[in-house]
Parts: sequence; structure tokens; C1' cells
RNA sequence: CAAGCAGGCCAGGUGAUCGCGAAGGCGGUAAAAGCUGCCUCUCGAGGAAAGUCCGAACUCCGCAGGGCAGGACGCUGGGUAACGCCCAGGGGGCGUGAGCCUACGGAAAGUGCCACAGAAAAUACACAGCCGAUGGCUCGAAAAAGAGCACAGGUAAUGGUGAAAAGGUGCGGUAAGAGCGCACCAGCUCUAAUGGUGACAUUAGAGGCUUGGUAAACCCCGUCCGGAGCAAGACCAAAUAGGGAAAGUAGAGAGUGGCCCGCUCUUUUUCCGGGUUGGUCGCUUGAGGCUUGUGGUAACACAGGUCCCAGAUAAAUGAUCACCUUAUACAGAAUUCGGCUUAUGGCCUGCUUGCCUA
RNA sequence: GCGGGCAUAACUCAGUUGGUAGAGUGCGAGCUUCCCAAGCUCGAGGUCGCGGGUUCAAGUCCCGUUGCCCGCU
Repeated sequence: CAAGCAGGCCAGGUGAUCGCGAAGGCGGUAAAAGCUGCCUCUCGAGGAAAGUCCGAACUCCGCAGGGCAGGACGCUGGGUAACGCCCAGGGGGCGUGAGCCUACGGAAAGUGCCACAGAAAAUACACAGCCGAUGGCUCGAAAAAGAGCACAGGUAAUGGUGAAAAGGUGCGGUAAGAGCGCACCAGCUCUAAUGGUGACAUUAGAGGCUUGGUAAACCCCGUCCGGAGCAAGACCAAAUAGGGAAAGUAGAGAGUGGCCCGCUCUUUUUCCGGGUUGGUCGCUUGAGGCUUGUGGUAACACAGGUCCCAGAUAAAUGAUCACCUUAUACAGAAUUCGGCUUAUGGCCUGCUUGCCUA
Repeated sequence: GCGGGCAUAACUCAGUUGGUAGAGUGCGAGCUUCCCAAGCUCGAGGUCGCGGGUUCAAGUCCCGUUGCCCGCU
């Protein structure tokens, strides 16, 4: 210098003028709710406010009870209110490396599937090839020795197919072969020792000799999950047609559950038709922010100090000018938090690899 | 704001235990006819919205994302 890896930070600032929303204060009007005028050393979007993908708080369904069904998750230890999130580690994979990724329980419980090609795709199989010891047939006058045929049959060494062909190499062995036997190697299961909280790792021994892949196919095992969502829900005001139709007489219906049981409530329930569709609360002090210290490798926890930081309802947060060399990307709260994912401009730090120079 | 669904040829749609993507209409060529229509035969036309993952193999299974549609006061 170039290419890359990891982590962190910022998201324009200051001043002036005008404007908008909220809060507070002082008035006006009003029976009240409310409406409205003025003032302010008051406050006024984000890291993602987004997607609504997870987990909760909160509210209602009587409690959230039992069973079935269904769904989610799945190495170990820890963190957390909780999680499918985070931290640390183990195994596996990728990269020269810094580092990164990992839905990572079970395929010797069971079932299914493995197209095309190929003989055969999971109870292995005999297309070519090899053999034909044994049995059979022929020759050998009979028998025997021997020779031949490749009929029964044996064989997975060799060839070809495929993503995948039933451990690999060598020696022995055999009619030809084969874990058939042996040696070494790989893998599996079991046992023991050592290290570790543990996942697991290392070493030693034994066994049967080898058990294909797929569970983001059904399924099995373990853990967890009741449903709905602030348009939840509560109250006030306003409004009206107790109208019409159907079902129901001790069972039925309702309580938003996928179903059953259980529980509670109602004597009625459903449909059609009609009215009101204004206001207040929920609504922002919270698993809160900043900072210091302590514990912990870390996520995080604890203690002290300090701060109050949008709350609208047709919905506010903007415009102009000046200076700071210049002023910018993605994007705008709507019940609230903790995460994840996605979009996106710039700066800094540490590290890796390559090249050049000294 | 909250909650659901869809995307396959130019158009309308199929595509299930994952195995070389089809149908109808339309388009092009030929046959038939004096000519046209109808009919018959053949053909072209597909990044299965996009990007990753699982798998030997993905339209299909899983995750993310883009666009469109619907419901709730």
C1' cells in the first nucleotide's frame, strides 16, 4: 500500500426569527365537561420507531383444571421476568490466516421413500466375467485314472451404472472366491483409568467382524405451550322499533377455546331489520436511563449517586438565515418492554494475509 | 394499529407421500376450402416473485425478503 476479519462509536452542532403538539402558570367565557387568548432559562422520534418473526407485561374470557388433538424447541454449563434470545465451552464443517457457520436428540423402536441408469437400492443381488471342487451328461469297450460340456450349482476378487453398491490394504487360503483366517488401519458397541461441574477428550482392554442415506418424511423420546388481543377492556353521555321470522319445553343455549370432560350462567337462543357511532380512563415512572464501585472470562448481577426523557386521536416534532472547510444515507412514535431479522451513511481501534522499501 | 391469505407460459388455472413442469385460450407453421371461419396436425414460449438452507435431487420442505389482496372499531 492492497485485500480481508472482528469489535466499538456517531447519526450534524451552535445562535436568531417564525410555526406546530404537550405540560405548567395567569386570564376570558361557561352551570359543568369543555372552548379559547397570552407567557416560559420546560419537554418534543430511532438505531432501526420498520417486518410483526419470537418471548413477556397488562386486560378480558369464572379458575386457567384434566384428557385427546395440534404446535414450538432439541450438544453442555450459565444469564434472564421469559424466550426459538445472549454469553462461555464441546463436537462437526469451511478458510492460507485473522476468524466464520452449525435445526447438533434418536436411522442396531417401527413404517415409508431412494426418480433415471443399473444385474441388484436394503431380507442384498448373478448382467458380463471367474469357477464348475460336488452332482449330472459325453468320450474313454465295462470299471478306474483322465479329458470334455457349462446342465444343476458356487462366487462379489474384476467390469460397467449411479448421489449412494454392503469396511480398506497386504499375505495366506480356495475349484474360483469371500473377514474364510491373520497383520495393520478406519469405524461401532461395551468395560476400566485419567482430566473436566458437564458436553466430551486421551489411553488401555474386550467383542462381534462392519450394522447405507433420509427424521427442514411419518414417527419415538425429552421440555414447554388455554384462547384472544389496547380496534384488549372499563366508565359516562347520546340513541332506539321490547318490531318481524325460525328453533326450543327439561332439556337446550351461552360463556370467542379445535374436540371431549369438568366448571359457571341463563331461561331463552339464532337470523332479519333499525339506532348510536361522541367523550374520559387505560397512556406512559419503567424488568427505566446515565455514571461510579464491587463480583464474574463473559452474558449479567448487586450497591451508591443522579435524572424524569413524546403521549397525539385525523393525529405535533417543521421552515428560513448565519457560522462551524462540507452537512449526508436508511428512515417517522400510536399500550409498553426484552430480543431477532431486514434497510442504511460515516468514523475509530485491534488483528490476519500478500507485495514493496529500509 | 392488530390479525390472516396469495404469487407457476402473454392470460386463466392444475401440479402431494420431493424424482426430467402440464391443460385451456392466445401466438406461429402446415393440411382442408374458390376464400374466410370452424376443424385436424405440428411447433415455439417457463430464472415456478426474489435470496439462502436441508437433501443425491426443491414448484413442493424450512428461514428471510418483495409485491398484492382480505378481515377486525